[in-house]
RNA sequence: AACUUAUUUUGAAAGGUGGAGGGAAUAGGCCCUAUGAAACCUUGGCAACCUGGUGUAAAAUGCAUUGUGGUGCCAACUCCUACCCUUUGGGGAAAAUAAGUC
Numbered sequence: 001a002a003c004u005u006a007u008u009u010u011g012a013a014a015g016g017u018g019g020a021g022g023g024a025a026u027a028g029g030c031c032c033u034a035u036g037a038a039a040c041c042u043u044g045g046c047a048a049c050c051u052g053g054u055g056u057a058a059a060a061u062g063c064a065u066u067g068u069g070g071u072g073c074c075a076a077c078u079c080c081u082a083c084c085c086u087u088u089g090g091g092g093a094a095a096a097u098a099a100g101u102c
Base pairs, nucleotide, nucleotide: 002101003100004099005098006097007096008095013043014042015041016040017039021032022031023030026082027081028080029079044074045073046072049070050069052066053065054064055063056062057061078094083091084090085089
């Protein structure tokens, strides 16, 4: 990189460096940004996918809880729309993240 499965309207920001962009890609819209974008660093936090602990059930394993460790995440529904449908909505595609396979 590819593939499989699950999840994606909840939640969670301060400081330093930096100096103009950013919100995945294409198009349109809308928005954030010199009251400081991206990126990097520090600290803090959220969450509960994997791991560990605890409780429970006879077990497989499930559920509940915790938050040690591994990831992830911390403006706006995955910012909105695009394709389909029976259109206050639902589905698909794509994307992101996790676990796994090769």
A computed fold for a 102-nucleotide RNA from a Bacteroidota bacterium, annotated as SAM riboswitch aptamer (S box leader). Rfam family: SAM riboswitch aptamer (S box leader). Its family is annotated with regulation of gene expression in the Gene Ontology.